[in-house]
A computed fold for a 63-nucleotide RNA from an Anaerolineae bacterium, annotated as Fluoride riboswitch aptamer (crcB RNA motif). Rfam family: Fluoride riboswitch aptamer (crcB RNA motif). For this family Rfam cites "Widespread genetic switches and toxicity resistance proteins for fluoride" (Baker et al., Science, 2012). Rfam links the family to the GO terms response to fluoride and positive regulation of gene expression. Lineage of the source: Bacteria > Bacillati > Chloroflexota > Anaerolineae. Model confidence (mean pLDDT): 75 of 100. It was read from a public genome assembly, where an Rfam model found it.
Formats: sequence, C1' cells, structure tokens
RNA sequence: AAUCAUAUUGGCGAUGGAGUCCGCCAUCAACCGCUGGAACAGGCUGAUGACUCCUACUGCGUG
Repeated sequence: AAUCAUAUUGGCGAUGGAGUCCGCCAUCAACCGCUGGAACAGGCUGAUGACUCCUACUGCGUG
C1' cells in the first nucleotide's frame, strides 16, 4: 500500500434525562404518530419501542 473479514463503534425507535433489555440502520441509511384534504386549514393521542425511575407541563383535592 492493496484485499478480505469483523458490529468493536456510532446513529435511530413522533416532545427532555438515567438504568436494563429489544428492534432497525451503516450516512443518498434507519427514524420523522394518527386523522382530514387536491393543497392549505382543521381534529386526536402520547414525555417509554418495553420495563423501572427523574424532570417539565396540566387538572383535582388538602393545608
């Protein structure tokens, strides 16, 4: 220097963070909710992919 192999590594899973697990992707990637509409407008749910927590936000009650 060339070739081959490898997921070490990195990123992602519709609103912030932590731990564990799972899944997806390899940078023109994975991912970027549902509904409605020709396109706008409009309507609905959720801080998780799952579990356990923290924080933010909202409502109710008590002091």